Molecule: transfer RNA
Organism: Actinomycetota bacterium
RNA sequence: AUGGGCGUAGCUCAACGGGAAGAGCUCCGGUUUCCAAAGCCGUGAGAUGCGGGUUCGAAUCCUGCCGCCCGUG
Numbered sequence: 001a002u003g004g005g006c007g008u009a010g011c012u013c014a015a016c017g018g019g020a021a022g023a024g025c026u027c028c029g030g031u032u033u034c035c036a037a038a039g040c041c042g043u044g045a046g047a048u049g050c051g052g053g054u055u056c057g058a059a060u061c062c063u064g065c066c067g068c069c070c071g072u073g
Base pairs, nucleotide, nucleotide: 001072002071003070004069005068006067007066010025011024012023013022019056026045027044028042029041030040031039049065050064051063052062053061
């Protein structure tokens, strides 16, 4: 330089062909305990890498960047 893949919560991952984001762990609170850990409970908290475009509607499609991974030269 070029081809491909990936980027969603603090971490690991979902979200079928566009209808508006969920789980586990974590954290917070409660319960329990002499204290803690573990367990259990909860309308609990928290995210789409950054811009632009298409659309009534974008995590999803198009596009420019940024970062990471694999390959080719």